RNA sequence: CGGGGAGGCGGACGUGGGUCGCGGCUCCCGCUCGGCGACGGGCGAGGAGUCGAGGAAAGUCCGAGCUCCGCAGGGCAGGGUGCCGGGUAACGCCCGGGCGCCGCAAGGCGACGGAAAGGGCCACAGAAAACAGACCGCCGAUGGCCCCGCGCAGGCGGGGCACAGGCAAGGGUGAAACGGUGGGGUAAGAGCCCACCGCGCGAGCGGGCAACCGCCGCGGCACGGCAACCCCCACCCGGAGCAAGGCCAAGUAGGGGGCGAGGCGUGGCCCGCGCCGCGCGAGCCAAGCGGCUCGCACAGCCCCGGGUAGGCCGCUCGAGGCCGUCGGCAACGGCGGCCCUAGAGAGAUGACCCACCUCGAGGCCGCGCGCCUCGAGACAGAACUCGGCUUAUCCGCCUCCCCGAGGC
Numbered sequence: 001c002g003g004g005g006a007g008g009c010g011g012a013c014g015u016g017g018g019u020c021g022c023g024g025c026u027c028c029c030g031c032u033c034g035g036c037g038a039c040g041g042g043c044g045a046g047g048a049g050u051c052g053a054g055g056a057a058a059g060u061c062c063g064a065g066c067u068c069c070g071c072a073g074g075g076c077a078g079g080g081u082g083c084c085g086g087g088u089a090a091c092g093c094c095c096g097g098g099c100g101c102c103g104c105a106a107g108g109c110g111a112c113g114g115a116a117a118g119g120g121c122c123a124c125a126g127a128a129a130a131c132a133g134a135c136c137g138c139c140g141a142u143g144g145c146c147c148c149g150c151g152c153a154g155g156c157g158g159g160g161c162a163c164a165g166g167c168a169a170g171g172g173u174g175a176a177a178c179g180g181u182g183g184g185g186u187a188a189g190a191g192c193c194c195a196c197c198g199c200g201c202g203a204g205c206g207g208g209c210a211a212c213c214g215c216c217g218c219g220g221c222a223c224g225g226c227a228a229c230c231c232c233c234a235c236c237c238g239g240a241g242c243a244a245g246g247c248c249a250a251g252u253a254g255g256g257g258g259c260g261a262g263g264c265g266u267g268g269c270c271c272g273c274g275c276c277g278c279g280c281g282a283g284c285c286a287a288g289c290g291g292c293u294c295g296c297a298c299a300g301c302c303c304c305g306g307g308u309a310g311g312c313c314g315c316u317c318g319a320g321g322c323c324g325u326c327g328g329c330a331a332c333g334g335c336g337g338c339c340c341u342a343g344a345g346a347g348a349u350g351a352c353c354c355a356c357c358u359c360g361a362g363g364c365c366g367c368g369c370g371c372c373u374c375g376a377g378a379c380a381g382a383a384c385u386c387g388g389c390u391u392a393u394c395c396g397c398c399u400c401c402c403c404g405a406g407g408c
């Protein structure tokens, strides 16, 4: 100097001034109502002060606070997480570590328990896809056929072909081929044998809280993949949600119809538990027990229809923010001090002017990053509130680390 990796901080049309305009709160003023008073309420295009969108306010993916449901008690279904240790109110988040994969590396990613409980799948290609298997190939004799040489002959030696038979080491196919490399051995080969690696077993030894790591011993040298397929195992989960839920005011139709002896209980089902209901009249049958028919009613369920959708609360003080200090590798926690920073309700912060900031274009020039003109400035707006994750995005500064090149 170039290219990368990790972390932190700040800004984010910001600041200052001016004009007009918004929402909350406090005070003052004017009018008014209630009250003995303290005080409280209402109106005000009256005044003053003060506060007023984000790092993601987004997605609605997780976790909670909060509200409601007598049983939240048990179970099933269903859902979530999935190495170990820690943090946290909690989590599927964060920190640290282990293992695996990617990268020369700094680092990054991980849906990371179980395939020997069971089921299922692995297309096509390929001989063959789980205790499989021969397409190309390698070997191939004692027997068969052919040729050559030697020999008087019996016979001896060599070569070739086909078959019986042997092989899965080489090549091919594929995402993946029933362990890998090297050597020995063999007719040629093969864990057939050996060394190392790999794999399995071990109440073995050492380190570590642990996940795991290292060493040692024995061994058959035969145990594919997928569980973000079903499943098994461990742990976690009551349900619904601010359109939760309360209060006030107003209004209608305490309406109509059907079922009905069992039903309801906050939004899956069952058990338990709790609550509500379980009749009345008439007629008929019958020795009696009791039964049948009709009408009415009832907990509750279903259908149709009507009224209201107004106001107030919930609604902002929080597992809150900032600073310092201590502990901890860290996430984070303890202690001390300071601070109060939107609460709208069809939903509030906007418009204009000047100066300064960053970038781009053009021009001038005394060539100083000087001056002038024009243009642009990202993603994007709370709606009960927090802890996270994910996604979108414009700039600036700082620190550490890795790789490469050059110079000293």
Base pairs, nucleotide, nucleotide: 001404002403003402004401005400006399007398008397009396010395011394014356015355016354017353018352019351020350022052023051024050025049026048027047028046029044030043031042032041033040034039054379058390059389061388062387063386064385065384066241067240068239069238073271074270075269076268078237079236080235081234082233083097084096085095086094087093098112099110100109101108102107113232114231118230119229120226121225122224135171136170137167138166139165144161145160146159147158148157149156150155179197180196181195182194183193184192199219200218201217202216204215205214206213207212245313246312247311248310255304256303257302258301259300262276263275264274265273279296280295281294282293283292284291285290320339321338322337323336324335325334326333327332357377358376359375360374361373362372363371364370